Transfer RNA from Howella latifrons, 74 nucleotides, folded computationally. The coordinates come from a structure-prediction model, not an experiment, and the mean pLDDT is 80. Rfam family: tRNA. The family's RNA type in Rfam is transfer RNA. The sequence is in RNAcentral, with records from ENA.

[in-house]
RNA sequence: GGGCUAUUAGCUUAGUUGGUUAGAGCGUACCCCUGAUAAGGGUAAGGUCCUUGGUUCAAAUCCAUGAUAGCCUA
Numbered sequence: 001g002g003g004c005u006a007u008u009a010g011c012u013u014a015g016u017u018g019g020u021u022a023g024a025g026c027g028u029a030c031c032c033c034u035g036a037u038a039a040g041g042g043u044a045a046g047g048u049c050c051u052u053g054g055u056u057c058a059a060a061u062c063c064a065u066g067a068u069a070g071c072c073u074a
Base pairs, nucleotide, nucleotide: 001073002072003071004070005069006068007067010026011025012024013023019057028044029043030042031041032040050066052064053063054062
């Protein structure tokens, strides 16, 4: 230099044939349970889906540019 992959909640991640509120586990807060703690149960908060732009009635999803990380190759 060329090519490929990944980026979604505090962490690990699902969802990429475009469409109905963006989900789960762990964690966090509160409540229940207990003599108390752990375990268990319930509720809630937490996401500008890496950036910018484009296509579309509609984009986490498609296209382009850029960023970061990793891999292959000369």